A computed fold for a 518-nucleotide part of an RNA from an uncultured prokaryote, annotated as small-subunit ribosomal RNA, 5' domain. The RNAcentral record of the full RNA draws on ENA. The coordinates come from a structure-prediction model, not an experiment, and the mean pLDDT is 85.
Context: one part of a larger RNA
């Protein structure tokens, strides 16, 4: 000098854009953050309508729809950085060792039958959480049979390719696995198979902090055979066999730490760093485990154990903000218990639409960067006052003020007032994909941004420094005192270094101090 997720002191007019618990991965009151589908199903608790009525009610008949069964989603999105020195990350490769719901393309198919179970009704236990019976019922829930190739499994043969274990193609034989319907009749779904896309899994080379005051480490350990297991290779697991494997090119142990793109600095090399944003990883009160599923060993799922908190009728139960707000605590220190789904995106749905603390906005904070303003021109009686002085005077503050003219950014008041919104819907065309018409509706922000008019210099300057480094000097007070100080050093009676004043210098809605990095 530059930089900062900064803090502190003094000060403060406005706007735009960004950023905002670095500490206790401490504990959490309250609300919200993941639902959707009635065009899968039986139904009908509540609301509205209709119908019937003995005027008490009855009735799924209709719009719709709580709970329940079912489907898809909940593995995304959002948070945090505890752990991790590791194939975790980065980079470059490989899988002749793999999976992939929804989506796209293509091919084929969808025949027949069955038994249950939620709900509802009814009974029992319990303070509750909830649990256990009986009777009965449905499905795109579940099961069975049929159908089945170029799919899968096994065996045999042929062709072709590969360095190889083997791969690909093909022939024969044997065995094995499917399906679901719905409606407003337009479609949307279902099953099997092949290919694609997307996302993931696994393996390998190289790179990736500190300590030798850590020198030896290792028994599933290293390899083999076989088996099991997995989507898949593999000591991944197991049985047996061999005795290996790693290490001064630093094993093992230990310290610290999420990694990268980047960011800061620097001429560069390098050094430092990893907030915001993006990619990957890890975690979800602590530890362990699996279930479901295409996908999890699952933040707002389950089970077990533990610590803590809460409820209890003492028998037993409930909970997990490192989601968004918010509270307490810690701390030098970090915001609102806000609005909207209008846009973008996500989930469900044929759709309308519903949900979405993702997101978009608003609020708070000079935390930073950028921009604007606090007026402009003229004006000498060089006014008054202050300060200095060599003191009838002069210098300086200083064109500064007053005064005259002008302007109106900003401010205040009134009026006006967006873009962000065309997708969807409707209609027309089209085999589909889609295209067209511009007919209709939709804006949280927001009466915001912007614009117009009026008024009037009106509403707006501080902070630090002035001995040298280092731009800027005099007076008074003090008297090695009080104090200053980044370094050198100032102060003991004329202190440009302390305190005040006048003047000056530098930056400026900031200025200075402190911390940290180059």
């Nucleotide at each position: 000098g530059g930089a900062u997720g900064a803090a502190c002191g003094c000060u403060a007019g406005c706007g735009g854009c960004a950023g905002g618990c670095c500490u206790a991965a401490u504990a959490c009151a309250u609300g919200c953050a993941a639902g959707c589908u009635g065009a899968g199903g039986g139904g009908c608790a509540g609301c509205a309508c209709g119908u019937c009525u003995u005027c008490g009610g009855a009735u799924g008949g209709u719009g719709g729809c709580g709970a329940c069964c079912a489907g898809c989603g909940c593995a995304c999105g959002g948070g945090u950085g505890c752990g991790u020195a590791a194939c975790g990350c980065g980079u470059a490769u490989g899988c002749a060792a793999c999976c992939u719901a929804c989506c796209c393309u293509u091919u084929a198919c969808a025949g027949g039958g069955g038994g249950a179970u939620a709900g509802c009704c009814u009974g029992u236990g319990g303070a509750a959480a909830c649990a256990c019976g009986g009777a009965u019922u449905a499905a795109u829930a579940c099961c069975c049979c049929a159908u089945a190739g170029u799919a899968c499994u096994a065996a045999u043969g042929a062709a072709u390719g590969g360095c190889a274990u083997c791969g690909u193609u093909u022939a024969u034989u044997a065995g094995u696995u499917a399906a679901a319907g719905a409606u407003u009749u337009a479609u949307c779904g279902g099953u099997a198979a092949a290919g694609g896309a997307u996302g993931g899994g696994c393996a390998u080379g190289c790179g990736u902090c500190u300590g030798a005051u850590u020198a030896g480490u290792u028994a599933g350990u290293u390899g083999g055979u076989g088996a099991g297991g997995u989507a898949a290779c593999g000591g991944c697991u197991c049985a047996c066999c061999a005795a290996g494997a790693c290490g001064a090119c630093g094993a093992u142990c230990u310290u610290u730490a999420g990694c990268g793109g980047g960011u800061c600095u620097g001429a560069g090399a390098g050094g430092a760093u990893g907030a915001u944003c993006c990619g990957c990883c890890a975690c979800a009160c602590u530890g362990g485990a699996a279930c479901u599923g295409a996908g999890a060993c699952a933040c707002g799922g389950u089970c077990c154990a533990g610590a803590c908190u809460c409820c209890u009728a003492c028998g037993g139960g409930a909970g997990g903000c490192a989601g968004c707000a918010g509270u307490a605590g810690g701390g030098a220190a970090u915001a609102u218990u806000g609005g909207u789904c209008a846009a973008u995106g996500g989930g469900g749905g044929c759709a309308a639409c519903c949900c979405u603390g993702a997101a978009c906005c608003a609020g708070c904070c000079a935390u930073g960067c950028c921009g604007c303003g606090u007026g402009c021109a003229g004006g000498a009686a060089g006014a008054a006052g202050g300060c200095g002085u060599u003191c009838u005077g002069c210098g300086u503050u200083g064109u500064a003020a007053a005064c005259u003219g002008c302007u109106u950014u900003u401010a205040u008041a009134u009026c006006u007032g967006a873009a962000g919104a065309a997708a969807a819907g409707a209609c027309c065309a089209u085999g589909c994909g889609u295209g067209g018409u511009u007919c209709u509706a939709u804006g949280a922000c927001g009466g915001u941004a912007g614009g117009a008019u009026a008024u009037g210099a009106a509403u707006a300057a501080g902070c630090a420094c002035c001995g040298g480094c280092u731009a800027a000097c005099u007076c008074c007070g003090u008297g090695c005192c009080a104090g200053c100080a980044g370094c050198c050093g100032c102060g003991g009676u004329a202190a440009u270094a302390c305190g005040g004043a006048g003047g000056g210098u530098g930056c400026a809605a900031g200025c200075g101090u402190u911390g940290u990095c180059c």